Context: one part of a larger RNA
């Protein structure tokens, strides 16, 4: 000098764009943050219309709403960086060792049955959370049967290829495994089943790369390898039985400490050095520890179970909870914001659609936290006014500075008009941006420094005191170094100090 997620002191007019718990992965009141589908299903409630009526009501149609069964989605999106020195990440490869819902393309199919169960009703237990029994009911929920292959498995062959195991193509035989309907007058559409291919997303393996300590030198028993089995979507000590005695290490094993990694960011002429906020990619975590279930996908932030700590309710028998989602509270701290508006846009989930949901997102609010831009007036104006300061008392300086005259209207205030973002419609932002008119110089300058480094000097006060200080060093009676004033210098809505990095 540059930089900063900064903080502190003094000061502070406006706008645009960004950015804002770096500390306690501390604890959390309250609200919201993941629902949706009645065109899968039965039922209930309300309203309207209509038909019948024994005037009690009953039937049908339509609309709306609701808990439940069922489907899809809650594995995305959002947060945080505790752990992790590791195939976690980056980069380049491999899978002859793998999976992939929704989507696209293609081929073929959807026949005929059964048994339940929520809900509703009745009864019961419980303070509650919730639960039990009986009766009854539906389905795109569940279960057999049929049919079926280029699917899966087994046996037997053939051909081609390769990278050890093998792979691909093909033939025969045997065995096994499917399905669901809904809307519509209909056409048709949305779904369903099996298979192949693709796309997308993932899983696993390997080479290389990126940290400190050797005042850490030895480490290791599922350890290293083999055979067999189990398990997995899949390879593998992944797990197990048996067998062998191996495996790693000064090219730094092991241990300890520290740490999410990267694209990037800061600095630097570069080489390097430092950092890993915001934005993007990957990973890990969700009160602590463990576990599986469901599912295409989780060992699942707003799912389940168990254990621990903590908090709350309780009729003391037992229950409920998890903000490292968005706001917000307490606490910690030098320090970091609103319990805002809207789904209008972009995107996501559900739905045939209308639409619903969306603290993702779009916006607004707060903070000079940062960057950028603008303003605080312009021109004239010497009696060089008054006042201040200094003085050799002559004057010098503040200083064209002010006053005064003329002008302008950026910004501001008021009034009027008024968008783009949205396509026929739909705008939170927002009567915002912007435009026009009127008003009036009116409302808008500070901070640090002035001994040398380093641009900028005098007076007074103080008297090794009070104090200053980045380094050298100032201060003990003439201090350009302390304090105040005048003047000056430098930056400027900021200026200075402190921390950190180059």
């Nucleotide at each position: 000098g540059g930089a900063u997620g900064a903080a502190c002191g003094c000061u502070g007019g406006c706008g645009g764009c960004g950015u804002g718990c770096u500390u306690a992965a501390c604890a959390c009141a309250u609200g919201c943050a993941a629902g949706u589908c009645g065109a899968g299903c039965g039922a209930g409630a309300a309203a309207a219309g209509u038909u019948c009526u024994u005037c009690g009501g009953a039937g049908c149609u339509u609309u709306u709403c609701u808990a439940g069964c069922g489907g899809c989605g809650g594995a995305c999106g959002g947060g945080u960086g505790a752990g992790u020195a590791a195939c976690a990440c980056g980069u380049g490869g491999g899978c002859a060792a793998c999976c992939u819902g929704c989507c696209u393309c293609a081929u073929a199919g959807a026949g005929g049955g059964g048994a339940a169960u929520a809900g509703c009703c009745u009864u019961c237990c419980g303070a509650a959370a919730g639960g039990a029994a009986g009766a009854u009911u539906a389905a795109u929920a569940c279960c057999g049967c049929a049919u079926a292959a280029u699917a899966u498995u087994g046996u037997u062959g053939a051909a081609a290829g390769g990278c050890a195991u093998c792979u691909u193509u093909u033939a025969a035989c045997a065995a096994u495994c499917a399905a669901a309907g809904g809307a519509g007058c209909a056409a048709u559409c949305c779904g369903c089943u099996a298979u192949g291919a693709g796309a997308u997303g993932g899983g696993c393996c390997c080479g290389c790369g990126g940290c400190g300590c050797a005042u850490u030198a030895g480490c290791u028993a599922g350890u290293u390898g083999g055979u067999g089995a189990g398990g997995u979507a899949a390879c593998g000590g992944c797990u197990c039985a048996c067998c062998a005695a191996g495996g790693c290490g000064a090219c730094g094993a092991u241990g300890c400490g520290u740490a999410g990694c990267c694209g990037a960011c800061c600095u630097g002429a570069g080489a390097g050095g430092g950092u890993g906020a915001u934005c993007g990619g990957c990973c890990a975590c969700a009160u602590u520890g463990g576990a599986a279930c469901u599912g295409a996908g989780a060992c699942a932030c707003g799912g389940u179970c168990c254990a621990g700590a903590c908090u709350c309710c309780u009729a003391c028998g037992g229950g409920a909870g998890g903000c490292a989602g968005c706001a917000g509270u307490g606490g910690g701290g030098a320090a970091u914001a609103u319990u805002g508006c809207a789904c209008a846009a972009u995107g996501g989930g559900g739905g045939a659609a209308a639409c619903c949901c969306u603290g993702a997102u779009g916006c607004a609010g707060c903070g000079a936290c940062g960057c950028c831009g603008c303003g605080u007036g312009g021109a004239g104006g010497a009696a060089g006014a008054a006042g201040g300061u200094c003085u050799u008392c002559g004057g010098a300086u503040u200083g064209u500075a002010a006053a005064c005259u003329c002008c302008u209207g950026u910004u501001g205030u008021u009034a009027g008009g008024g968008a783009c973002g949205a396509u026929a419609a739909u705008g939170a932002c927002g009567g915002u941006a912007c435009c026009u008119a009127a008003c009036a110089a009116g409302a808008a300058a500070g901070c640090a420094c002035c001994g040398g480094c380093u641009a900028a000097c005098u007076a007074c006060g103080u008297g090794c005191c009070a104090g200053c200080a980045g380094c050298c060093g100032c201060g003990g009676u003439a201090a350009a170094a302390c304090g105040u004033a005048g003047g000056g210098u430098g930056c400027a809505a900021g200026c200075g100090u402190u921390g950190u990095c180059c």
Record summary:
Predicted 3D model of a 502-nucleotide part of an RNA (small-subunit ribosomal RNA, 5' domain) from an uncultured bacterium. Its Rfam family is "Bacterial small subunit ribosomal RNA". Gene Ontology terms of the family: ribosome and structural constituent of ribosome. Model confidence (mean pLDDT): 83 of 100.